[in-house]
RNA sequence: CAAGUAUUCUAGAUGGUUGCGCCUAGAUAAUAGGUGAGGAAAGUCCGGACUCCGUAAGUGGAACCAAUGUGAGUUGGAUGGGAGUGAUCUCAUGGAUAAAAGGGCAGCAGAAAGUUAUACCGUCCCAUACACCAAUGGUGGUGGGAUAAGGGUGAAAUGGUAGUGUAAGAGACUACCGGGUAAUGUAGUAAUACAUUAUCGCGUGGUAACCCCUUCCUGGAGCAAGGUUCGUCCGCAUAGACAGAUAACCAUCGUUAUACAGAAUCCGGCUUAUUGAAUACUUGCGCA
RNA sequence: GUACCUGUAGCUCAAUAGGAUAGAGCAAUUGCCUUCUAAGCAGUAGGUUGUCGGUUCGAGUCCGGCCAGGUACGCCA
Numbered sequence: 001c002a003a004g005u006a007u008u009c010u011a012g013a014u015g016g017u018u019g020c021g022c023c024u025a026g027a028u029a030a031u032a033g034g035u036g037a038g039g040a041a042a043g044u045c046c047g048g049a050c051u052c053c054g055u056a057a058g059u060g061g062a063a064c065c066a067a068u069g070u071g072a073g074u075u076g077g078a079u080g081g082g083a084g085u086g087a088u089c090u091c092a093u094g095g096a097u098a099a100a101a102g103g104g105c106a107g108c109a110g111a112a113a114g115u116u117a118u119a120c121c122g123u124c125c126c127a128u129a130c131a132c133c134a135a136u137g138g139u140g141g142u143g144g145g146a147u148a149a150g151g152g153u154g155a156a157a158u159g160g161u162a163g164u165g166u167a168a169g170a171g172a173c174u175a176c177c178g179g180g181u182a183a184u185g186u187a188g189u190a191a192u193a194c195a196u197u198a199u200c201g202c203g204u205g206g207u208a209a210c211c212c213c214u215u216c217c218u219g220g221a222g223c224a225a226g227g228u229u230c231g232u233c234c235g236c237a238u239a240g241a242c243a244g245a246u247a248a249c250c251a252u253c254g255u256u257a258u259a260c261a262g263a264a265u266c267c268g269g270c271u272u273a274u275u276g277a278a279u280a281c282u283u284g285c286g287c288a
Numbered sequence: 289g290u291a292c293c294u295g296u297a298g299c300u301c302a303a304u305a306g307g308a309u310a311g312a313g314c315a316a317u318u319g320c321c322u323u324c325u326a327a328g329c330a331g332u333a334g335g336u337u338g339u340c341g342g343u344u345c346g347a348g349u350c351c352g353g354c355c356a357g358g359u360a361c362g363c364c365a
């Protein structure tokens, strides 16, 4: 210098002239004074206040940990995925045997796709009245069985390596690695992490952003609610309505310049649109 | 203001609890037929399923964020 990431701020200031709405004073006048859009007023995605209706079955929602908040949410952390060279960002989080039940779905391919399931090729064993040969045997064919180690299919095929074992094989068994469960210790508020010991050869997978189950929370409609003295009424506002004002110009400062955009019951959150800047960090290039 | 709905080819509509190249009619277009046109017959093209993410082996379909278009509702008198 360029590109980026995170956080924060900003949305011109002061004065003057003219104009508009509302309020106060004034006499219902003239006039004077005061006041007058946003960070998102937006989307209407969430929640609270408020009003009326209703009071039961349901319906809907949430689900790791901590703090905070009435709530939605926010901040920080944990575990597991994903994006990026990186700073960093992003998604998910109860249950699929194991706190305790069930139902569904998985095209094509493949032997087999969910259950102690499955034999296409291959490997091995047995039989053989068949064929061949270098012939008391061998090879092939045929029939019956064993095998999930190897090939092949798939998004996914029941841990990995080595050995033992076997007719050939297999956690069938052994060692190491990996994994599950429990206990103890250390760190931490916790989720959890690490270590040690014991135990289990370790089949029971995926989908709950399919139904469902567990725990917790949850009534419905919405200010066009609703009220009413029936009115340009109240609800309604330290901007505010007849769903209707909130502006224009000039000067000075600053300056490259002003983008997105206009309140409608109020408040809070989220999301989206958008101007200019500051700080920290990352990557690349250049110079010293 | 409030509450809702819908986006699939140029137009109108399909796609059976998520399953493979998203189909149909009309329109367009090419050829045949005809002296020519229409009609008819035979073909062809046309789609980021509004858009951006996510779940899943797999999304038009399920979940979330946006965009566009549309609908209903008026107290008082």
Stems, first nucleotide, its partner, number of pairs: 001284009012253007020036006038260001042271002045269005050222004060217004064077005078093006094213002102211002104207002120151002122147007130140004159177006178202001179200009226234002289361007298314004307345001316332005338354005
Predicted 3D model of RNase P RNA and transfer RNA as a complex of 365 nucleotides. It holds a member of the Rfam family "Bacterial RNase P class A". Its family is annotated with tRNA processing, dimeric ribonuclease P complex and ribonuclease P activity in the Gene Ontology.